[in-house]
């Protein structure tokens, strides 16, 4: 220095839930809580998942004209340009010292 991680020592993080803030949802910040974690630091690069707000299609109402189309509304389908790193890689940094 790498690997490797102990019923080791010192610290370190915070799932589920509950408040409250934001967000269109998915989330995500703060409080409080501790199921876990040796990188559960740090990065959305690449794969899995999650969500559709605007887009885009298909059909439906209702209006409005010039009858061919326009518009508004909710529903249904597909999309990430939104997320997630406590799902997998993979970059990158990094405490401690038994076998």
């Nucleotide at each position: 220095a790498c690997u490797c991680g102990a019923c080791a020592a010192a610290g370190g993080c915070a799932a589920a839930c509950u408040c409250u803030c934001u967000g269109a949802a998915a989330g995500g910040g703060g409080a409080g809580g501790a199921c876990g974690c040796a990188a559960a630091g740090c990065g959305a690069u690449g794969g899995a998942c999650c969500u559709a707000a605007a887009c885009c299609g298909a059909g439906c109402u209702u209006c409005c004209u010039u009858u061919a189309g326009g518009a508004a509304g909710g529903c249904c389908g597909g999309c990430a340009u939104g997320g997630c790193c406590g799902c997998c890689a993979c970059g990158u940094u990094u405490c401690c010292g038994a076998a």
A computed fold for a 99-nucleotide RNA from Capsulimonas corticalis, annotated as c-di-GMP-I riboswitch aptamer. It matches the Rfam family "c-di-GMP-I riboswitch aptamer". Its family is annotated with cyclic-di-GMP binding in the Gene Ontology. Model confidence (mean pLDDT): 86 of 100. The sequence is in RNAcentral, with records from Rfam.